Annotation
The RNA shown here (transfer RNA) has 77 nucleotides and comes from a Clostridiales bacterium. The RNAcentral record of the sequence draws on ENA. Rfam family: tRNA. Rfam classes the family as a transfer RNA. The coordinates come from a structure-prediction model, not an experiment, and the mean pLDDT is 81. Lineage of the source: Bacteria > Bacillati > Bacillota > Clostridia > Eubacteriales.

């Protein structure tokens, strides 16, 4: 200096052709079961989808900056 993949809930991860409430395990909170704990049931909380603009009726997804990590090429010394 060139390409390419990742970035979505604490953690790991889906998300189809852009379309009408964003989701799943694990994990936390309750309550239930137990004498208790575990285990199993039930319910619930919990995100503006890495940032920041743009297309557009409508962006998680399309486009352009940019910031993190990884990967292969190249160059200098």
């Nucleotide at each position: 200096g060139g390409g390419g993949a990742a970035u979505u809930a604490g953690c790991u991860c889906a998300g189809u052709u852009g379309g009408u409430u964003a989701g799943a395990g694990c994990g936390c909170u309750a309550c239930g079961u137990u004498c208790a704990c575990a285990u199993c049931g039930u319910a619930g909380a919990a995100g503006u989808c890495g940032u920041a603009g743009g297309u557009u009726c409508g962006a998680g997804u399309c486009c352009u900056a940019u910031a993190u990590u990884c990967c292969c090429c190249a160059c200098c010394a």